The prediction has a mean pLDDT of 83. The RNA shown here (small-subunit ribosomal RNA) has 1548 nucleotides and comes from an uncultured bacterium. It matches the Rfam family "Bacterial small subunit ribosomal RNA".

[in-house]
RNA sequence: AGAGUUUGAUCAUGGCUCAGAACGAACGCUGGCGGCGUGGAUUAGGCAUGCAAGUCGAGCGGCAACCUCAAUAUAUAAGUAUCCUCGGAUACUUAUGUGAGGUGAGAGCGGCGCAAGGGUGAGUAACAUGUGAGUAAUUUACCCUCAAGACGGGGAUAACCAACCGAAAGGUAGGCUAAUACCCGAUAAGACCACAAGAGGGCAUCCUAUUGUGGUAAAAGAUGGCCGAGUCCUUUGGACGCUGUCGCUUGAGGAUAAGCUCGCAUCUUAUCAGCUUGUUGGUGAGGUAAAGGCUCACCAAGGCGAUGACGAGUAGCUGGUCUGAGAGGAUGGUCAGCCACACUGGGACUGAGACACUGCCCAGACUCCUACGGGAGGCUGCAGUCGAGAAUCUUUGGCAAUGGGCGAAAGCCUGACCAUGCGACGCCGCGUGAGGGAUGAAGGCCUUCGGGUUGUAAACCUCUGUCACAGGGGAGGAAAAAUAAUGAAGUUAAUAGCUUCAUUACUUGACAGUACCCUGAGAGGAAGCCACGGCUAACUCCGUGCCAGCAGCCGCGGUAAUACGGAGGUGGCAAGCGUUGUUCGGAAUUACUGGGUGUAAAGCGCAUGCAGGCGUCCUGACAAGUCAAAGGUGAAAGCCCUCGGCUUAACCGAGGAAUUGCCUUUGAAACUGUUAGGAUUGAGUUCGAGAGAGGAGAGUGGAAUUUCCGGUGUAAGGGUGAAAUCUGUAGAGAUCGGAAAGAACACCAGUGGCGAAGGCGACUCUCUGGCUCGAAACUGACGCUCAGAUGCGAAAGCUAGGGGAGCGAACAGGAUUAGAUACCCUGGUAGUCCUAGCUGUAAACGUUGGGCACUAAGUACUGGCAGUUUUUCUGUCAGCGCUGCAGUUAACACAUUAAGUGCCCCACCCUGGGGACUACGCCGGCAACGGUGAAACUCAAAGGAAUUGAUGGGGGCCCGCACAAGCGGUGGAGCAUGUGGUUUAAUUCGAUGCUACGCGAAGAACCUUACCAGGGCUUGACAUGCAGGAAGUAGGAGCCUGAAAGGGUGACGACCCGUCAAGUCGGGAACCUGCACAGGUGUUGCAUGGCUGUCGUCAGCUCGUGUCGUGAGAUGUUGGGUUAAGUCCCGCAACGAGCGCAACCCUUACCCUUAGUUGCCACCAGGUAAUGCUGAGCACUCUAAGGGGACUGCCAGUGAUAAACUGGAGGAAGGUGGGGAUGACGUCAAGUCAGUACGGCCCUUAUGUCCUGGGCGACACACGUGCUACAAUGGUUGGUACAAAGGGCAGCUAAGCCGCGAGGCCAAGCGAAUCCCUAAAAGCCAACCCAAGUUCGGAUUGAAGGCUGCAAUUCGCCUUCAUGAAGUCGGAAUCGCUAGUAAUGGCGGGUCAGCCAUACCGCCGUGAAUACGUUCCCGGGCCUUGUACACACCGCCCGUCAAGUCAACCGAGUUGGAUACACCCGAAGCCGCUGUCCUAACCCGCCUUAGGUGGGAGGGAGGCGUCGAAGGUGUGUUCAAUAAGGAGGACUAAGUCGUAACAAGGUA
Repeated sequence: AGAGUUUGAUCAUGGCUCAGAACGAACGCUGGCGGCGUGGAUUAGGCAUGCAAGUCGAGCGGCAACCUCAAUAUAUAAGUAUCCUCGGAUACUUAUGUGAGGUGAGAGCGGCGCAAGGGUGAGUAACAUGUGAGUAAUUUACCCUCAAGACGGGGAUAACCAACCGAAAGGUAGGCUAAUACCCGAUAAGACCACAAGAGGGCAUCCUAUUGUGGUAAAAGAUGGCCGAGUCCUUUGGACGCUGUCGCUUGAGGAUAAGCUCGCAUCUUAUCAGCUUGUUGGUGAGGUAAAGGCUCACCAAGGCGAUGACGAGUAGCUGGUCUGAGAGGAUGGUCAGCCACACUGGGACUGAGACACUGCCCAGACUCCUACGGGAGGCUGCAGUCGAGAAUCUUUGGCAAUGGGCGAAAGCCUGACCAUGCGACGCCGCGUGAGGGAUGAAGGCCUUCGGGUUGUAAACCUCUGUCACAGGGGAGGAAAAAUAAUGAAGUUAAUAGCUUCAUUACUUGACAGUACCCUGAGAGGAAGCCACGGCUAACUCCGUGCCAGCAGCCGCGGUAAUACGGAGGUGGCAAGCGUUGUUCGGAAUUACUGGGUGUAAAGCGCAUGCAGGCGUCCUGACAAGUCAAAGGUGAAAGCCCUCGGCUUAACCGAGGAAUUGCCUUUGAAACUGUUAGGAUUGAGUUCGAGAGAGGAGAGUGGAAUUUCCGGUGUAAGGGUGAAAUCUGUAGAGAUCGGAAAGAACACCAGUGGCGAAGGCGACUCUCUGGCUCGAAACUGACGCUCAGAUGCGAAAGCUAGGGGAGCGAACAGGAUUAGAUACCCUGGUAGUCCUAGCUGUAAACGUUGGGCACUAAGUACUGGCAGUUUUUCUGUCAGCGCUGCAGUUAACACAUUAAGUGCCCCACCCUGGGGACUACGCCGGCAACGGUGAAACUCAAAGGAAUUGAUGGGGGCCCGCACAAGCGGUGGAGCAUGUGGUUUAAUUCGAUGCUACGCGAAGAACCUUACCAGGGCUUGACAUGCAGGAAGUAGGAGCCUGAAAGGGUGACGACCCGUCAAGUCGGGAACCUGCACAGGUGUUGCAUGGCUGUCGUCAGCUCGUGUCGUGAGAUGUUGGGUUAAGUCCCGCAACGAGCGCAACCCUUACCCUUAGUUGCCACCAGGUAAUGCUGAGCACUCUAAGGGGACUGCCAGUGAUAAACUGGAGGAAGGUGGGGAUGACGUCAAGUCAGUACGGCCCUUAUGUCCUGGGCGACACACGUGCUACAAUGGUUGGUACAAAGGGCAGCUAAGCCGCGAGGCCAAGCGAAUCCCUAAAAGCCAACCCAAGUUCGGAUUGAAGGCUGCAAUUCGCCUUCAUGAAGUCGGAAUCGCUAGUAAUGGCGGGUCAGCCAUACCGCCGUGAAUACGUUCCCGGGCCUUGUACACACCGCCCGUCAAGUCAACCGAGUUGGAUACACCCGAAGCCGCUGUCCUAACCCGCCUUAGGUGGGAGGGAGGCGUCGAAGGUGUGUUCAAUAAGGAGGACUAAGUCGUAACAAGGUA
């Protein structure tokens, strides 16, 4: 940093997709270790269990338990001893109890804490948050500092006791008691309040300080020390007292924490446009810590809003985090700050602080207990559990550290926290070994079979020891506080005590024997995941066969898949790797940085114009914007830089930078702004001229059409491609005269004029808008643009009233057509016209918003002015066109009338195609309808410009037996042959428009033969190799069986080479057995080679260099001529070249030379019945070799003087002389795997191979190609003439004889210019036939024969006799041919035993007609044009209907949620009132002094009232779900009907 994807290709537009980074993630596969982080995102769903907030005995009463004391206090009991009156006493011991002291559990009163810490993000769009200010409108427990004080009294109450109720929770009444609990009084420095005085300050209300007078309000003790002074008591001593510490009260200040207010910032929606009644303000009161409609009474009628009020939806906000070059965008988990919430809703109490997560009251839902009466509860604390979910951990240890609460302290509490456990969830680090090692091992995979690759990889050798494992050692996190001792200082009366400091001693670790270190052993325990068609690094084989599957996009898969699945290999990352989801990026694809609007999406139909935005020149002032400097703030953490600590890193610590912002102060004055003054160039006004279909109203005119009246006149008129409907003998049409009506205004008329646009066209008059020019004067920025708004606005349409000639939707009829609800014709109603209103849209287009300025020229026109040399020319202003430079543009194009260069404003314009100019909602409208205007879903494109082709029922030019002009056919008949179809056991296979169909097949009775039936063989009918075997082996007459093949049997009976004396042995050939393999007309011509057909023997197809174009491409190759031809000439940004054309080749036509046998015979000679028969000859013919000849060379004309054409001469031949061979680049996936070759696949006792028989020859039918005919230009009979080119030894066969004949017998010649096939036929000369189904025609059938061949039945050919069918020239349609051609006549050859050959390939004979011409049909070439085609018109493509799927809409309704309003009910609670009841402290009176009683103040209960949650009723609004039915949309396999669009798309 880009890439893929629209096209045949291109450029641009435009969407979709990918590569990157990130995550509280999840899922799949896999998994060695450690460090640091992190972990309920969903149901703010429900919760079992344990723990998460207590502490203080130095506030208080009291006290279980334990310890100590007493003992010369004491009760009871037991035991022992002594005494004894025998009852008991005394002593001792033990136990229990009492008392005092110490320690001190649980409960209680009281204090402080519980408002922190911890959790969550439901709500909240808000002063909630962020930032910056304000509080002169406030509070702040504990803490710190300062000042002052702490006096005197009093009455209760819990605990406790005993009684009662209740299942429990709990409660009731009675009695006792304490306090740092509560109450009263005193005091009052200061505080507060009121009044008065007067100073200073500020920011409006006001604030600060001072003075005087009056009023109001406090307190609590605890615990150490000392008796040194004083007093008292009974002593060791105690109390008062003194003193230390802590606590208490009042006030001031600080710190901390909080409340309130304000500026700015803070998501989406206008399909939410109006909202609001405590609402906005005032006065007064209440309330609060505090300003305030915060609340209330009264008064006024305000307040907010397009700079978005109100409403709806969504959402905790921020520091930050992720991404990005940045600007931005997204996000707000962990950490930190703020807010909100605590089962749901409401409420207050206490308190410094709450309307309170583990407090209270009420209501509701849910769960639990219950004795059914009633009660209890709130994990969104830490663990844990269920549920839902793709998904998120231990019911762990410890207070050792840090921090918090209480306490004087020890200490206690602390699921905060520190640690641990679990999870690859993330980041970071380490390891899974290192070096050597080629025979390049084995195995795997591939292979062209040679090899390659895995791969130094392994094995093997030599080492090392991180991690893990075992053993041993072993930090740091701990320092304080406390206690004890000592010392010092302070306090004090004090050497006491206390406080502070210093030293010493003692004591404290959950993690954990952890980090770390040492030793030991041994390469031992430790690698996977994804990808490999392009994007995107990485390729082969097998399997599969549009199946299974893949896929992020493009797209893969239909038998050779680098895209599916597996394997081998390779690439990437690595304890992880992939996938999914989400965010940013790429995306300049919302564009501030940084986009566009003529045709791609996009300029409102046009104007006027408020708000808004922008705005000429000069001078002064101000300083809001702007700029500069300084200060405050911008929390910490994080990011960045530097340094440091863990072995490194992640991580952590320290310092710095940054925090782009906000606020304050000071300064500058160019620009913007504000203000004051001036100016004239922008704008406007006046004056004088001018042009015009500008607008409105009134009037007038002629031509034409139609109708009516009258005349003349007679049979048609009208209409069309052709017709018909229609009009007309009741007199049309035509023509003449007259009359009426309505509408429109010919010529002039013009890329002429006017208007803002729509639009405006006869003439005259009236009224009226705008514009242009000229000259001076005047005003003095008055301007430009413009959301909303307002007005105008073609046609059609609507309402009401007129009018209605022509035209003419709808409608009717006639045609056309397969149909024709159309195009064409005949009619014809609304409408078109007028008046008054509505509608408000158009391809309302220059598809181009308005204004201003600048930037080459040329030319036409319109209207002015000026100058001038005055038929004119020049200059200038305004307008309207064309061409064109620079420039712009994707290109086309635009180009002073910009789409160029700039500025301003707007469209509240555009952001992929479809859905959708739609739905819903709202607004407008009488309606029709208009305006505004989505989403679900779906596609990977849709669209623009240009290019090359192809194509057109587009155009131009040209050619061809293409048409036309002719001749002869086919299509009708019979037969032959091929094909289709049908049939069949099989009718083998292929060829299928032209370009298959007498084609492969130049020969199907067997064979061929590939098909069918049956019978056989299995290394095979055929080839090669290897191994083994056998000796009467190989071979094999004959015989048996059989349809044959085959299967048996089998006399006889071998060969070659080496060795060796010979026999023998070894090898080979042949044979047998077995293994490799053979074989396949099995499949794929859409895997192929080769060959072929066709366009087409058409004239085309390309390249190099150059040039043009952003590019595809163009140019050349187009143009003017010409040609059979891209043939040639000329011109030209082209110049050349190649493959094609032509020529070179063969043949034919003329001549020459050479050569004459088998050919020839003119001359000479000989001979025959006759013949070149013979000699001789090679002149001629001919043969076959080589040459010549024809080149527009010559002449004339035409043409550009060219190319060339026309005519002519000469010539055998004249303009490529005739014919042939020769087939460019390519097209048709054309044909052929059955000619051969060949890849893949398939069969292998069969899909191979052999044999017999059958079939390829079938036959209701259809088609193609032919033959023979239908007759007299003929048939029959007789006679007679003239070829060319071929073939011949398993052959051609003469002559002769036999047979009516086919043929047979016999037998010369010839491997052939020698012999034979060989007779040519039509023709010519005669005769008959006489127009008929015939003396035409020959099919069919019968009989008898011949030939080939093992074989003639299926299924051959020929002969003779007999038979004698259809057919009398052929419908629609269609074929061939332009000269030695058509037509017609015969001859030959190949294949071949024979032949179904009428076919095919050749040969010669006879031998025409016609071509005006290119309008039309077909095919082709070139240029041009349109195109929505590119598989290329056999293209593309539209709509209904039918089927399926999906989403959304309407819908009688139904259900649920939210919400508004009205009313009812009204819990708890605050507040207010209160005739009732209760009431210790304080006050008063009385009685009496333990006190009682009455009254008051105050308080409480109860009652009443306001407000008030939940609930109820009713009426709406809104959202969602669902619904019979309805309408459209999207997508689907090859459905149905038509053919609307793209070409003039056949009616533009």